[in-house]
RNA sequence: CCAAUCUGGAGAGCGGUCGCCGGAGAACCUGCGACCCACCGAAGGGGCAUCCGGCGCGAGGCGCCGUAAUCUCUCAGGUCCAAGGACAGAUGGGG
Numbered sequence: 001c002c003a004a005u006c007u008g009g010a011g012a013g014c015g016g017u018c019g020c021c022g023g024a025g026a027a028c029c030u031g032c033g034a035c036c037c038a039c040c041g042a043a044g045g046g047g048c049a050u051c052c053g054g055c056g057c058g059a060g061g062c063g064c065c066g067u068a069a070u071c072u073c074u075c076a077g078g079u080c081c082a083a084g085g086a087c088a089g090a091u092g093g094g095g
Base pairs, nucleotide, nucleotide: 001094002093004091005090006089007088008087013037015036016035017034018033019032020031022029023028038079039078040077044075045073046072047071052066053065054064055063056062057061
């Protein structure tokens, strides 16, 4: 550094309309799907430097190039629970 296992692990609508299965039969209810609006950032993805590193010059500054995040965007994903989840700790492995 990499993956595996275990543990912890946030945020955001109990939204609207339509349809489907079921309950039970209009209204109604659970779940699912599509569309619309509103929102979240911690799968993934995109973007950015005053610092830092390198180079150059007419040199105590200027210019060019390079690298990122928990920053930022919100494509993807997400907004009861579950699942997922950056990151952290532990265990035993591989390089």
This is a predicted structure of a 95-nucleotide RNA (Glycine riboswitch aptamer) from a soil metagenome. RNAcentral holds the sequence, with entries from MGnify.